[in-house]
RNA sequence: GCUACUGUGGCUCAGGGGUAGAGCAGCUCACUCGUAAUGAGCAGGUCGUCGGUUCAAAUCCGACCAGUAGCU
Numbered sequence: 001g002c003u004a005c006u007g008u009g010g011c012u013c014a015g016g017g018g019u020a021g022a023g024c025a026g027c028u029c030a031c032u033c034g035u036a037a038u039g040a041g042c043a044g045g046u047c048g049u050c051g052g053u054u055c056a057a058a059u060c061c062g063a064c065c066a067g068u069a070g071c072u
Base pairs, nucleotide, nucleotide: 001071002070003069004068005067006066007065010024011023012022013021018055026042027041028040029039030038048064049063050062051061052060
């Protein structure tokens, strides 16, 4: 330098045009003599950035940025 893939709550990942979800972690409550476990609830993300398409974009298109892998 070229190619491919990935980028979504603190972490691991779903969601592939129509109001963003799960598990773990966190907080509160219940249970317990107490802790753990368990159960119930709460909070937390303008979806890497900037443009384009569309009535409508996390989703489709382009450029850029970052990471991983391969080639040279």

The RNA shown here (transfer RNA) has 72 nucleotides and comes from an uncultured Clostridia bacterium. It matches the Rfam family "tRNA". Its family is annotated with triplet codon-amino acid adaptor activity in the Gene Ontology. Model confidence (mean pLDDT): 82 of 100. The sequence was found in a public genome assembly.